Predicted 3D model of a 108-nucleotide RNA (SAM riboswitch aptamer (S box leader)) from Falsibacillus pallidus. Rfam family: SAM riboswitch aptamer (S box leader). Rfam describes the family as follows. The SAM riboswitch is found upstream of a number of genes which code for proteins involved in methionine or cysteine biosynthesis in Gram-positive bacteria.

Order: sequence, then C1' cells, then structure tokens
RNA sequence: CUCUUAUCACGAGAGGUGGAGGGACGUGCCCUAUGAAACCCGGCAACCGUCAGCAUAUGCUGAAAUUGGUGCCAAUUCACUCAAAGCGCUUGCUUUGGCAGAUGAGAG
Repeated sequence: CUCUUAUCACGAGAGGUGGAGGGACGUGCCCUAUGAAACCCGGCAACCGUCAGCAUAUGCUGAAAUUGGUGCCAAUUCACUCAAAGCGCUUGCUUUGGCAGAUGAGAG
C1' cells in the first nucleotide's frame, strides 16, 4: 500500500508544557487567545488477547482492566457530496443503500 471482515447514536479532565491552528479531502458549518496542533499526565472503552461458562460450526455469553497489543476522549464518522423509494412539488424533507473515511482483527 492492497484485499477481507467487524464496528462507527454511548463514554472520557475547569491538569501541566506549548503557543496558532484544528475538525481526513471538497462545499458548508463549527471549534479555537475564556487559548488550536503537538507532547506529558489524567480518563473512556473493551476490538484483539486473558479468564470463566456453554457449544464444538472455533462460535456465543459473561468477567476483570494493568505493568499484554492497539484505539479513543467538541458537534451521529459535525452535515452534505452518489443511487433508489416515499413526501413536498420551487431551492427541499425523510428512509434505505452506496461511496469515502476512522479503528480493530486477518491475509497478501
């Protein structure tokens, strides 16, 4: 980097350093000096793993949480960007699906 697969409506500091940016991309709309990013500390969760039970199709259910590996901590993955259906029929609204993205696990 590519492919497969699961999840994406919940949760998480009024701390320190730091100084202007950030929210993937485009459009929009937001956050930010009552301080952005980043780093540290802190926290959340429980994907893999661990443990227990059941099942044995290797899966399901539950538990603990750290000094096993990640991940995450404004806004639904902030909204929309394509298609279908329904409604409105003027720009629109709703639902479902897709695309894209993020994270985990597996494969190349």